This is a predicted structure of a 96-nucleotide RNA (Bacterial small signal recognition particle RNA) from a Gammaproteobacteria bacterium. The coordinates come from a structure-prediction model, not an experiment, and the mean pLDDT is 75. It is recorded under the gene name ffs. Lineage of the source: Bacteria > Pseudomonadati > Pseudomonadota > Gammaproteobacteria. Of the family's consensus pairs, 96% are formed in the model. Its Rfam family is "Bacterial small signal recognition particle RNA". It is annotated as a non-coding RNA gene. Rfam describes the family as follows. The signal recognition particle (SRP) is a universally conserved ribonucleoprotein involved in the co-translational targeting of proteins to membranes.
């Protein structure tokens, strides 16, 4: 000084973990959100009209689930790639 080696740090990537959304599934107004409301109730000469219980459908929400997928975290990784003019050790060589 040349050429390596390895570990630290940082940069990208991939991946695995949590979070969230999206999806799926259940369940869902005990403080009565919604829509349809039998039967009864109200109004009416009556024709119809109006609220509305119980069922039936539906949400918000809440519980799982999470295979795919979108989005985010770091005291992630026996995972790849890059910093050679980024830090320690540290092997070979050559010259003073």
């Nucleotide at each position: 000084g040349u050429c390596g080696g390895u570990u630290c740090c940082c940069c990208c990537g991939c991946g695995a973990c949590g979070g969230c959304c999206a999806g799926c599934u259940g369940u869902a107004a005990a403080c009565c959100c919604c829509g349809u409301c039998a039967g009864g109730c109200c109004c009416g000469g009556a024709a119809g009209g109006g609220a509305g219980c119980a069922g039936c459908g539906g949400u918000a929400g809440c519980a799982g689930c999470c295979u795919c997928g979108g989005u985010u975290g770091g005291g992630u990784g026996c995972c790849g790639g890059g910093g050679u003019c980024g830090g320690g050790c540290u092997g070979a060589c050559g010259c003073g």